RNA sequence: GAACCAUCACGAGUCGCCGAGGGACCUGGCCCGACGACGCGACAGCAACCGGGGCGACGCCCGUCAGGUGCUACAUCCAGCGCGGACCCGACCACAGUCCCGGGCGGGCGAGCGGAAGAUGGCCA
Repeated sequence: GAACCAUCACGAGUCGCCGAGGGACCUGGCCCGACGACGCGACAGCAACCGGGGCGACGCCCGUCAGGUGCUACAUCCAGCGCGGACCCGACCACAGUCCCGGGCGGGCGAGCGGAAGAUGGCCA
């Protein structure tokens, strides 16, 4: 770093330095932040993608495994694009005759699913 593959609602924080914005980008929302966020460093931890080891081996297990990454507020913080359950509103049709049932249409909201974009690893160079 273009493409490709996998994963992304679980999990895991203290200290020191710095000093004003930060949660990738745009818009809207919601949050974090001078009680010091974000970032950087140290240590600690989580996880198990690659590597390593084991077994009863198309799979499963081991982090007490002195390896390479990653990660440690919020779902990748949420929405935006497509489909769209349930629910709400409106007029209409049908039925009916005073309150009950049915039908499609338009609008609102929108669970959920997918997409896009992004992140991380693998892979390749």